Transfer RNA from a Promethearchaeota archaeon, 73 nucleotides, folded computationally. Model confidence (mean pLDDT): 82 of 100.

[in-house]
RNA sequence: AGGGAGAUGGUUUAGUGGCUAUAACACGAGCCUCACACGCUCGGGGUCGCGGGUUCGAAACCCGCUCUCCCUA
Numbered sequence: 001a002g003g004g005a006g007a008u009g010g011u012u013u014a015g016u017g018g019c020u021a022u023a024a025c026a027c028g029a030g031c032c033u034c035a036c037a038c039g040c041u042c043g044g045g046g047u048c049g050c051g052g053g054u055u056c057g058a059a060a061c062c063c064g065c066u067c068u069c070c071c072u073a
Base pairs, nucleotide, nucleotide: 001072002071003070004069005068006067007066010025011024012023018056027043028042029041030040031039049065050064051063052062053061
């Protein structure tokens, strides 16, 4: 320098253009226990990497940029 994959709560991640953006772990509260852990129930937390475009409607499609990983030179 060229090519490919990716960026979504604290972490890991699901998500055919339309339904309140999903789940697990973590965190908080309650139940349980003498207590802790486990287990059960509930809850908070996301400007979907950034900026534009397409569309009635974008996390998703298109363009540019930033960052990470891989391949080629």

About this RNA: Its Rfam family is "tRNA". From the family's description: Transfer RNA (tRNA) molecules are approximately 80 nucleotides in length. It is annotated as a transfer RNA.